This is a predicted structure of a 73-nucleotide RNA (transfer RNA) from a Clostridiales bacterium.

[in-house]
RNA sequence: GCUCCUGUAGUGUAAUGGCUUAUCACAUUAGAUUUUCAGUCUAAAAAUACGGGUUCGACUCCCGUCAGGAGUA
Numbered sequence: 001g002c003u004c005c006u007g008u009a010g011u012g013u014a015a016u017g018g019c020u021u022a023u024c025a026c027a028u029u030a031g032a033u034u035u036u037c038a039g040u041c042u043a044a045a046a047a048u049a050c051g052g053g054u055u056c057g058a059c060u061c062c063c064g065u066c067a068g069g070a071g072u073a
Stems, first nucleotide, its partner, number of pairs: 001072007010026003018056001028044006049065005
C1' cells in the first nucleotide's frame, strides 16, 4: 500500500429497517433497612465513533473520515 473485521452509558452486552423513554448486568449516586459497615430492596443519572446518503422510517443498509485489530507482498 491492498483486503477483511470491529467501534452502543465508566466496563461488558442486547436490539428482524418499524411503535414508546435503545435492553440487561456490574459499577456510580440517592433513599429505605441496620448501632455502624457490609449485604439486601427501591429509585436516579449515564451511550449508538464522526460526517454525509438511501428510505415514509436507520444502532441496523450505502459512501467517506477517524480509531483499534487481523491477513498479505
Rfam family: tRNA. Rfam links the family to the GO term triplet codon-amino acid adaptor activity. By type it is a transfer RNA. The sequence is in RNAcentral, with records from ENA.